[in-house]
RNA sequence: GCGACAGGAACGGGAGACGCUGAGGCACUCUCAGGGCCGAAGGAGCAACCGCCCCGGUAAACUCUCAGGCAAAAGAACCGUCCUGCUGA
Numbered sequence: 001g002c003g004a005c006a007g008g009a010a011c012g013g014g015a016g017a018c019g020c021u022g023a024g025g026c027a028c029u030c031u032c033a034g035g036g037c038c039g040a041a042g043g044a045g046c047a048a049c050c051g052c053c054c055c056g057g058u059a060a061a062c063u064c065u066c067a068g069g070c071a072a073a074a075g076a077a078c079c080g081u082c083c084u085g086c087u088g089a
Base pairs, nucleotide, nucleotide: 002088003087005085006084007083008082010081011080012079013078018035020034021033022032023031024030036070037069038068042066043064044063045062049057050056051055
């Protein structure tokens, strides 16, 4: 100096879906109820495959929508850069 892996409260990018309706409150905001909708926080479920084959292990950006979200803001899987650790030649 390079590569792989792991972590990060660092920086940048980052989709989808009613700023719905009613009531209260009322500058914005907020609360409750009603249905409609989205999936990329989190969570849950399953295949191939594997095993000690009764049964169990095990994946997702797939499925479910419990949670979360549906103007903006915030958040956001994932990607890039950076930092740290570890490891290989």